[in-house]
Context: one part of a larger RNA
RNA sequence: UCCAGUGAGUUACGCUGCGUCGCAAGCUUAAGCGUCUAUGACGCGAAGGCGAAGCGAAAGCGAGUGCGAAAUGUGCGUCUUUAGUGACGUGGCGUAGGCCCGAAACCGGAAGAUCUACCCAUGGCCAGGGUGAAAUGGGCUUAACCGCUCAUGGAGGCCCCAAUCUUUCAGCGUUGAAAAGCUGUUGAAUGAGCUGUGGGUAGGAGUGAAAAGCUAAUCGAGUUCGGAGAUAGCUGGUUCUCCGCGAAAAAACUUUAGGGUUUGCCUCAAGUCAUAGUGUGUGGGGGUAGAGCUACUGAAAAGAUCGGAGGGGCCUUCGGGCUACCCCAUCUUCUCAAACUCCGAAUACCACACGCCGUAUCUUGGGAGUAAGACGGUGGGGGAUAAGCUUCAUCGUCAAGAGGGAGAUAACCCAGACCGCCAGCUAAGGCCCCUAAACUGACGCUAAGUGGACAAAGGAAGUGGAAGUGCUAAGACAGCCGGGAUGUUGGCUUAGAAGCAGCCACCAUUUAAAAAGUGCGUAAUAGCUUACCGGUCGAGCAUUUCCGCGCCGACAAUGAUCGGGACUAAGCGUCAUGCCGAAGCUGCGGGUGUGGAAUGGACGGAGGUCCAUCCACGCGGUAGCGGAGUGUUCCCAGGGCAGUGAAGCCUUACCGUAAGGAGAGGUGGAGCGCUGGGAAGCAAUGAUACUGGA
Numbered sequence: 001u002c003c004a005g006u007g008a009g010u011u012a013c014g015c016u017g018c019g020u021c022g023c024a025a026g027c028u029u030a031a032g033c034g035u036c037u038a039u040g041a042c043g044c045g046a047a048g049g050c051g052a053a054g055c056g057a058a059a060g061c062g063a064g065u066g067c068g069a070a071a072u073g074u075g076c077g078u079c080u081u082u083a084g085u086g087a088c089g090u091g092g093c094g095u096a097g098g099c100c101c102g103a104a105a106c107c108g109g110a111a112g113a114u115c116u117a118c119c120c121a122u123g124g125c126c127a128g129g130g131u132g133a134a135a136u137g138g139g140c141u142u143a144a145c146c147g148c149u150c151a152u153g154g155a156g157g158c159c160c161c162a163a164u165c166u167u168u169c170a171g172c173g174u175u176g177a178a179a180a181g182c183u184g185u186u187g188a189a190u191g192a193g194c195u196g197u198g199g200g201u202a203g204g205a206g207u208g209a210a211a212a213g214c215u216a217a218u219c220g221a222g223u224u225c226g227g228a229g230a231u232a233g234c235u236g237g238u239u240c241u242c243c244g245c246g247a248a249a250a251a252a253c254u255u256u257a258g259g260g261u262u263u264g265c266c267u268c269a270a271g272u273c274a275u276a277g278u279g280u281g282u283g284g285g286g287g288u289a290g291a292g293c294u295a296c297u298g299a300a301a302a303g304a305u306c307g308g309a310g311g312g313g314c315c316u317u318c319g320g321g322c323u324a325c326c327c328c329a330u331c332u333u334c335u336c337a338a339a340c341u342c343c344g345a346a347u348a349c350c351a352c353a354c355g356c357c358g359u360a361u362c363u364u365g366g367g368a369g370u371a372a373g374a375c376g377g378u379g380g381g382g383g384a385u386a387a388g389c390u391u392c393a394u395c396g397u398c399a400a401g402a403g404g405g406a407g408a409u410a411a412c413c414c415a416g417a418c419c420g421c422c423a424g425c426u427a428a429g430g431c432c433c434c435u436a437a438a439c440u441g442a443c444g445c446u447a448a449g450u451g452g453a454c455a456a457a458g459g460a461a462g463u464g465g466a467a468g469u470g471c472u473a474a475g476a477c478a479g480c481c482g483g484g485a486u487g488u489u490g491g492c493u494u495a496g497a498a499g500c501a502g503c504c505a506c507c508a509u510u511u512a513a514a515a516a517g518u519g520c521g522u523a524a525u526a527g528c529u530u531a532c533c534g535g536u537c538g539a540g541c542a543u544u545u546c547c548g549c550g551c552c553g554a555c556a557a558u559g560a561u562c563g564g565g566a567c568u569a570a571g572c573g574u575c576a577u578g579c580c581g582a583a584g585c586u587g588c589g590g591g592u593g594u595g596g597a598a599u600g601g602a603c604g605g606a607g608g609u610c611c612a613u614c615c616a617c618g619c620g621g622u623a624g625c626g627g628a629g630u631g632u633u634c635c636c637a638g639g640g641c642a643g644u645g646a647a648g649c650c651u652u653a654c655c656g657u658a659a660g661g662a663g664a665g666g667u668g669g670a671g672c673g674c675u676g677g678g679a680a681g682c683a684a685u686g687a688u689a690c691u692g693g694a
């Protein structure tokens, strides 16, 4: 991993709805007893319970009563409208383990110190080598001690190193040879040493040279049995089918935030017949968007003022004066505001009327689920006018929605799938090939493969269009030829300053024109050049603004790419016609739900119920509510099958919308269907399910 079997809303009592049945102003028995065909049935049994009357804390009173001195007050009742009660079935709730499996833990008893910790008793063990304490003796020395020296001696938690004990470091091992080892290396090795045997101490307890270590491969509280099905707001799982409807991810409160309670939203039943929704009209209140501000409160830019007893600076004869400064005020011009408003929409909301629609609304009651939402559009807050960010509002979609488009792609665009069809029309989006459909028609644009991931400030004689201004056959613009002079080297400055370092001035003359000089250049001159003028040439030139499409700006890690191929349109813009294209719409056939009408049929005494035909509107769906069925085992009754072959198993082209059900053949070898009821240990691909197997 697979297969088979087992595997989860049960039972009792109580409460509360619904359905069916009995009796009914009543209903009902419990224990117990009796009879019989005896785990049962029938009968008896009124104690008790519920209901028929309430109000009050109660005494109590009573269609009233409590409050109160009282009321024509007020609370709860009566009346308008009296229905209950018992049983069975079923939905839900409560008490119980209460749908099933699952803790970490808590408590009680018992058995454990053959492992290990410490202790007690009694035994055992430690090769060899080294060092050489005290003490003693001899000698020297001393008055004597002390001291020195040589021997003897053999101390030590002394040294080296086996056994033994240990385990420092490394390697190997790590489904091991081993649930702690192997190899090398290291530490202790006469001691707080090691060790045999017997004994003692234990679970909040022991023991501990202390690591929360050890207490039998278990220790921050051992093991085992029991309380026990502990509890689990948590995770997982919860078994057949079809039909109808169909949510929520919100509010408030919560030791609450991944849980709850009430409400909202869903469903089912009953009731009411007034509503709800929508369109138009009319009437309302509003202070948002926008706008505005000498209309307030504030903010803010520039300027003006013979405004100011304001501040600063300067001057002062100390009286005051001046002020290209600041502030305040006023005026002019330009602005801003969620917590500004002289103003002020669209929507939305409320009410009324009319129309459309046709119960969608509302009331009461039974059952829920939901309270992690997500993205997109729009209006806001937070953030950085970041986030597939966060938090509100509002709408949509997904959630719970399949189909077509967007290459692929919950949330985007189109569109809401009852079933079938080898029929048709369309939506979004497309129509060169992959790939269904025009390389369609018209007019433009683009040359960048722009198009084709996405992109800015900024830059540019890209190119198309529009508009303006100036010059131009009295010849523009560009090029070419020629001129570009004189006073003068202007004055000053300077070593020099001559058009051209710098400062000042910028005149005049000759002229067709020529600067007191545009740039280069020189130490300064020189030289080149420009403005300006003439000639040549012969038709447009220069400049500004706006719009369209392009260009640069343009950077990422394996090889590139628009989905690919390819494309100069098969790109972009505008217009036109046709076609393709979905589970949309239509056609044909079929099923089913709800509502309706009549006809026919069946049943029934009847009300009525069911079936067929017809019409209308429906039939996506998670949580969830409601309805109808299938199957398994057993029981009762009826009626059957079976050695001329039951069940089970295998094969099979049949029937049913499905769960499922037949028939036939084979196998098998003894029991088993069907119909009508009843009762459940009643349905498994899923629980890291359990047991067994492969």
Base pairs, nucleotide, nucleotide: 001694002693003692004691005690006689011096012095013094014093015092016091017090018089019088020087021086022085023084026050027049028048032044033043034042035041036040054061055060064076065075066074067073099237100236102234106227107226108225109224110223117201118200119199120198121197122196123195124194125193126191128160129159130158131156135152136151137150138149139148140147164188165187169184170183171182172181203219205215206214207213240629241628242627243626244625245624250263251262252261253260254259264370265369266367267366268365269364270363271362275360277356278355279354280353281352282351283350284349290343291341292340297337298336299335301333302332303331304330305329307328308327310326311325312323313322314321315320373398374397375396376395377394378393379392380391381390382389403414404413405412418590419589420588421587423586424585425584429580430579431578432565433564434563438577440576441575442574443573444572445571451567458552459551462549463548464547465546466545467544468543469542470541471540479536480535481534482533483532485509486508487507490504491503492502515530519528520527591619592618593617594616595615596614598613599612600611601610602609603608630683632680633679634678635677636676637675638674640672641671648667649666650665651664652663654661655660